[in-house]
RNA sequence: CCGUGCAGCCGGGGAGAUAGCGGUGCCCUGUACCUGCAACCCGCUAUAGCAGGGGUGAUGGAUUGUUGCGGCUCCAUUUUGCAGGGCAGCCCUUUGAAAGUGGCGUUGACGCCGGGGUCCUGCGCAACGGGAUACCAUGAACCGUGUCAGGGUAGGAAUACAGCAGCACUAAGUGGAGCGUUUCGUGUGCCGCGGGGAAGCCUUAGCCGAGUUAACUACAGAGGUAACGCCUGUGAUGUGGUUUCAAGGCAAUCCGCACGG
Numbered sequence: 001c002c003g004u005g006c007a008g009c010c011g012g013g014g015a016g017a018u019a020g021c022g023g024u025g026c027c028c029u030g031u032a033c034c035u036g037c038a039a040c041c042c043g044c045u046a047u048a049g050c051a052g053g054g055g056u057g058a059u060g061g062a063u064u065g066u067u068g069c070g071g072c073u074c075c076a077u078u079u080u081g082c083a084g085g086g087c088a089g090c091c092c093u094u095u096g097a098a099a100g101u102g103g104c105g106u107u108g109a110c111g112c113c114g115g116g117g118u119c120c121u122g123c124g125c126a127a128c129g130g131g132a133u134a135c136c137a138u139g140a141a142c143c144g145u146g147u148c149a150g151g152g153u154a155g156g157a158a159u160a161c162a163g164c165a166g167c168a169c170u171a172a173g174u175g176g177a178g179c180g181u182u183u184c185g186u187g188u189g190c191c192g193c194g195g196g197g198a199a200g201c202c203u204u205a206g207c208c209g210a211g212u213u214a215a216c217u218a219c220a221g222a223g224g225u226a227a228c229g230c231c232u233g234u235g236a237u238g239u240g241g242u243u244u245c246a247a248g249g250c251a252a253u254c255c256g257c258a259c260g261g
Stems, first nucleotide, its partner, number of pairs: 001261006008056003011029004019045005033053005060255008070245002074241004079236007087229001089228001091224006099217003102213003111207002114204005119196006125189002127186007135176004144169004152161003
């Protein structure tokens, strides 16, 4: 110097899971062999995938530093969900008091005291409605009355008797429209006489003599809560910081073993 074979290498990382390690699965980088096994999993034991096969053999490998995609921990904060809390907020209810505004008030408020009405009830009166009666009209072929033409009967005659129609008056009935009388009824009534009546409203009379009221605002107390606000916790996202791991890039350093010619 050349050849052959071996070590080494043929991706790495994050989270999760695991006693721990690796793999399959998910994610990030990146292009750096193949087959079988494998998530309520498969294989191993700090020398950490197992089994089998293949390639490469110093432009390959290892270590350290630097940079750094990306992931994780913690803190703070923005935005946004969820849960909880009536929390001197907001809002609502109620009570008190009377600072302001307003109302009433010497044409006398408020208060005190008295009467009446409205209200209920008894009796009555009126009205309305119904019935009856009274009044007027009509109203009986015969079985209502009076008078009874004609005709009939009796009689010698005078006359008498019964009596239809007609007329008049009425019964039962029918109709009328206002008054009269009577009776019954009624959530009708500027009515009368009694009785009752807590409050409210209206009205009237007397006393007193300057405030009174509580509608609104403000104040104090009590109670409440759907939403907004506030507080607490938890989750997701964005931002900043912190911790940690870290692919790849760059730089430096280090590096075989055996045999043959």

Bacterial large signal recognition particle RNA from a Lachnospiraceae bacterium, 261 nucleotides, folded computationally.
RNAcentral holds the sequence, with entries from ENA.
Taxonomically the source falls in Lachnospiraceae (Bacteria, Bacillati, Bacillota, Clostridia).
The coordinates come from a structure-prediction model, not an experiment, and the mean pLDDT is 75.
The gene name in the source record is ffs.
It matches the Rfam family "Bacterial large signal recognition particle RNA". From the family's description: The signal recognition particle (SRP) is a universally conserved ribonucleoprotein involved in the co-translational targeting of proteins to membranes. It is annotated as a non-coding RNA gene. Rfam links the family to the GO terms signal recognition particle, plasma membrane targeting and SRP-dependent cotranslational protein targeting to membrane, signal sequence recognition.
The model forms 94% of the base pairs in the Rfam consensus.